[in-house]
RNA sequence: CUUUUAUCAAGAGUAGGGGAGAGAUUUGGCUCAAUGAUCCUACAGCAGCGUGCCAGUUUGGUAAUGUGCUAAAGCCAAGAACGAUAAGAG
Numbered sequence: 001c002u003u004u005u006a007u008c009a010a011g012a013g014u015a016g017g018g019g020a021g022a023g024a025u026u027u028g029g030c031u032c033a034a035u036g037a038u039c040c041u042a043c044a045g046c047a048g049c050g051u052g053c054c055a056g057u058u059u060g061g062u063a064a065u066g067u068g069c070u071a072a073a074g075c076c077a078a079g080a081a082c083g084a085u086a087a088g089a090g
Base pairs, nucleotide, nucleotide: 001090002089003088004087005086006085007084008083013043014042015041016040017039021032022031023030026078027077028076029075044070045069046068048067049066050065051063052062053061054060055059074082
C1' cells in the first nucleotide's frame, strides 16, 4: 500500500510549546477559538479491538501488555461516497 471482517450516540484532561483559524471532503447549519482553539510534546486518564489471567463454555470479570482514544453522534443534515480504528491475510 491492497484486501477481508468488525466497530464508529458509552468512557476519559492538565501542564508546557506555538500563534490563526479549526471541527476529513462539497453545500447548508451549528459549534470551538487571542480568556490562545486546531496542532505538537510530556504526564495523567479511558477501556473499544487484540493479548494475558480467573471463572465459565461462549459469556462475564480482571490486568493496562500491543494498539487506539480523551469537545459536541465521524458535531448535524443532504448526494453518492469517503474516512478513522482494531484484528487477519497478501
SAM riboswitch aptamer (S box leader) from a Clostridiaceae bacterium, 90 nucleotides, folded computationally. It was read from a public genome assembly, where an Rfam model found it. The coordinates come from a structure-prediction model, not an experiment, and the mean pLDDT is 80.